[in-house]
Molecule: c-di-GMP-I riboswitch aptamer
Organism: Gemmatimonadota bacterium
RNA sequence: GUGCGACAAAGGCAAACCCGGCGAAAGCCGGCGACGCAAAGCCACGAGGCUACCAUCGGAGCGCAUCGAUACGCGCCGAUCACGCCGGUCGGGCCGCCGAA
Numbered sequence: 001g002u003g004c005g006a007c008a009a010a011g012g013c014a015a016a017c018c019c020g021g022c023g024a025a026a027g028c029c030g031g032c033g034a035c036g037c038a039a040a041g042c043c044a045c046g047a048g049g050c051u052a053c054c055a056u057c058g059g060a061g062c063g064c065a066u067c068g069a070u071a072c073g074c075g076c077c078g079a080u081c082a083c084g085c086c087g088g089u090c091g092g093g094c095c096g097c098c099g100a101a
Stems, first nucleotide, its partner, number of pairs: 004099002012037002018031005035088001041094003045091003048086003055080005061074003
């Protein structure tokens, strides 16, 4: 130096629950708290997963109008959709503490 990772040393991070805040949601931030972690440090580049505000499509309804409907408008319900997320799901890139076998 490369690989590797110990019942080593010094430090580090912090799952769930609960509280506060942000967000449509997924989720995130802070506090509390430790299930765990040798990259549980950084980057959404690939795979995968989560959500669906907006948008599009569909449905029944209501409104305007009409002889009646279509069209148009409104909210509701459903489907699809990432431009939103997840690095504590895996791969990849970058950087890094320690040194027993």